[in-house]
Context: one part of a larger RNA
């Protein structure tokens, strides 16, 4: 992992409540017990104790269709005037019980453990060999005597080296091991606070501890065994057959409350209301201060200028005056412009009411819930960085609980809401060269970047190219090219070492000769020179400049699994753009047949219309299993079971039959449940 078996809403109560069914009804009903019948279980009849209802109000005494409060006859509260209950059965829900099942860590009580291990007590036992050489002693030397020195002797020590023994330092292996702590190498102690045998002592909030919360039988921040005990678990997991109808919520308030609850909201079922109250559209009448806008209409903030109080600074003065100011600046004027907590103004929507039309809901009461973690997108906002697949509100929608087609692939983006069947048709989004269903469609234009071919690319730059508008020059010859000229006063003046068109400064940058030629547009020289331009003539012979726009491109352009539009590949496209006609394309729509729910009509058969996605959840109808009662049956001419085949039913399932099997079994009408398994790291067995 698979198979088989087992495995979870049960039972009790003179309990509560609601629905349905039945009995009786202003009443309903018996309990214990008894009598009779009966094989028994039980049935019938007694039994009126009790309970519920028929009257309420008050804390109560009490009063009573009223009563309480109160001084009150007032007012007010709760009642009556509106009569239906009760007993039993079944079912839904609740309560009390273990209360759908499994699951703690814990707490308490009573016992069992020191054969492991900790410490202690008693009594035994063990420690190869080698080294060092303390005190003391003896002799000699030495001293006044001591002291002291030397030699020998001696054999101390939590002394040294190192086996046994004990330990466990480092490392390798081992890690479903040889082993639930080991093995190899290496290492520490090894006469001591040493090791060890045997017997004994200390026991669970207790022991023992050279102290690590260590150890107390592979268990220790409170051992183990049994019991209280089915502790408790707002938590996790699991919870078993089918079909049909409807179908949520992730919100508000409160909560020692935040992953739980109570009430409300939203779902379902039943009954009732018929007063149209629900929803939509239109019209009419309203309340309002948002978007916008505005601000000499307030409050606050604010650009530039003018005018001019006040202040600063400067000048003047012995002082007072006075003057100036490209300084700061109130009020006022002109001008520009801002505000969620500004408003002289002010929509659209939305909201309220009335009427009309359309539609089919709506509301009340009662039974049963679930939900109270939401999420994406769009729009209006707060917060944040006008960051986030961020967070918090509002409105809508979808996912959640929604399949199908498109977006290569994708919960919520686009299209579209799946009752069933069909080798029928039409379309939506999106597509039509091939992968791949359908146009290598038609008529134009653009793009040369593989731009692009559905994620997105900025500021800025662009004589890439197409196009629009405006405006110059041009057959009296433009623009470009080529030929030629481009001069003189003069090297203008100043400056300077030099400054001659061309370092810099100045300027009525002037004048002359000219077809034209700047006191000079650049290069250049130390300065000149030299080259060139403006400007002019000739040649040539038709367009050529400038400005402002638009389209498509180009640069700007760096990222992490694998280069690429999904791929191949595509250039008067299979790219971009405009227009047009075809076609493809979904569970959409249609067609045909069928099933089913509700409504209307109908005696019925049926007809017509509207429906039939669905999680939590509510409601309805059924299938199967075991047993019981009744009933009529089947079976050795072969029951159940097993294993094939065929048929029927939307389905759970059922029926027929072949083989096997060898003795019981099913149908119908009712009843009762140990009544259905894929999951619980489920339990047991097998493989």
């Nucleotide at each position: 992992g698979c198979c088989u078996a087992c495995g979870a809403g049960u039972u009790a109560c003179u309990g509560c409540u609601c629905a349905c069914u039945g009995g009786c009804a202003a009443g309903g009903u018996u309990a214990a017990g008894g009598u009779u019948a009966u094989c028994a279980a039980u049935a019938a009849c007694c039994g009126u104790a009790g309970c519920c209802g028929c009257a309420g109000c008050g804390a109560a005494a009490g009063c009573g269709a009223g009563u309480c409060u109160u001084a009150a006859u007032a007012g007010g509260g709760c009642g009556a005037u509106c009569c239906a209950g009760u007993c039993a059965g079944u079912g839904g829900g609740c309560g009390u019980a273990g209360a759908c099942g499994c699951g703690a860590a814990c707490c308490c009580c009573a016992g069992u453990g020191a054969u492991c291990u900790a410490u202690c007590c008693a009594u035994g036992u063990c420690c190869a060999g080698g080294g060092u050489g303390a005190a003391g002693g003896u002799g000699c030397a030495g001293u006044a005597a001591c002291a002291u020195g030397c030699a020998c002797u001696g054999g101390a020590g939590g002394c040294c080296c190192g086996a046994a023994c004990c330990a466990g330092u480092a490392u390798a292996c081992g890690u479903u091991g040889a082993a639930a702590a080991g093995u190899g190498u290496u290492u520490g102690g090894a006469u001591g606070a040493g090791g060890u045998g045997u017997g004994g002592a200390u026991a669970g909030g207790g022991g023992u501890g050279a102290a690590a919360g260590g150890c107390c039988a592979a268990u220790c921040a409170a051992a183990c065994u049994g019991g209280g005990a089915g502790a408790u678990a707002g938590c996790u997991c699991g919870u078993a057959c089918u079909c049909c109808c409807c179908g949520a919520a992730a919100u508000g308030c409160u909560u020692u409350u935040a992953g739980g609850a109570g009430c409300a909201g939203c779902c379902u079922c039943a009954a009732g209301u018929c007063a149209u109250c629900g929803u939509g559209u239109a019209a009419u009448a309203g309340a309002g201060g948002u978007a916008g806008a505005g601000c000499u209409a307030c409050c606050g903030a604010u650009u530039g200028g003018g005018c001019u109080a006040g202040g600063g600074g400067g000048c003047u003065u012995c002082a007072c005056c006075g003057c100036c100011u490209a300084c700061c600046a109130a009020c006022c004027c002109c001008u520009a412009a801002c505000g969620a907590a500004c408003u002289c103004c002010g929509a659209a929507u939305g909201c309220u009411a009335u009427u009309a039309c359309a539609u089919a809901a709506a509301c009340u009461u009662g039974g049963g819930a679930g939900u109270g973690a939401g999420g994406g997108c769009a729009u209006g906002g707060g917060u944040g960085c006008u960051a986030a697949g961020g967070u918090c509100c509002a409105u809508g929608u979808c996912c959640a609980a929604g399949a199908g087609g498109g977006a290569a692939a994708g919960a919520a983006c686009c299209c579209a809401g799946a009752c069933u069947a069909u080798c029928a048709g039409c379309u939506a989004a999106g597509g039509u060269c091939c992968c791949u269903a359908a146009g290598u469609a038609u008529a134009g234009a653009c793009u040369a970047a593989g731009u692009u071919g559905c994620a997105u690319g900025a500021a800025c730059g662009u004589g890439g190219u197409c196009u629009g508008a405006u405006u110059g020059c041009u057959a009296u010859g433009a623009c470009a090219g080529c030929u030629a000229g481009g001069a003189u006063g003069u090297u203008g003046g100043c400056u300077u070492g030099g400054a001659a068109g061309c370092a810099g400064c100045c300027a009525u940058u002037c004048a002359u000769u000219u077809a034209a030629a700047g006191a000079g547009u650049g290069c250049g020289u130390a300065a000149c020179a030299g080259c060139u331009c403006a400007c002019u003539a000739g040649u040539c012979g038709a367009g050529u400049g400038a400005u402002c726009g638009g389209g498509c491109g180009c640069g700007g352009a760096a990222a992490a699994u694998a280069a690429u539009c999904g791929g191949g590949c595509a250039u008067a496209a299979a790219g971009u753009u405009u227009a047009u006609c075809a076609c493809c394309g979904a569970a959409g729509c249609u067609a045909u047949a069928g099933a089913u729910u509700c409504u209307a009509c109908g005696c019925a058969a049926g007809u017509a219309g509207a429906g039939u996605g669905g999680u939590a959840g509510g409601g309805g109808a059924g299938c199967a299993u075991u047993c019981c009662a009744g009933u009529g049956c089947c079976g050795u001419u072969g029951a159940a079971g097993a294993u094939g085949u065929g048929a029927u039913g939307c389905g759970a399932a059922u029926c027929a039959u072949g083989u096997u099997g060898g003795a019981g079994g099913a149908g119908c009408u009712g009843g009762a449940a140990a009544a259905g398994c894929a999951a619980a790291u489920g339990u047991a067995g097998g493989c």
Molecule: large-subunit ribosomal RNA, domain II
Organism: Chitinophagales bacterium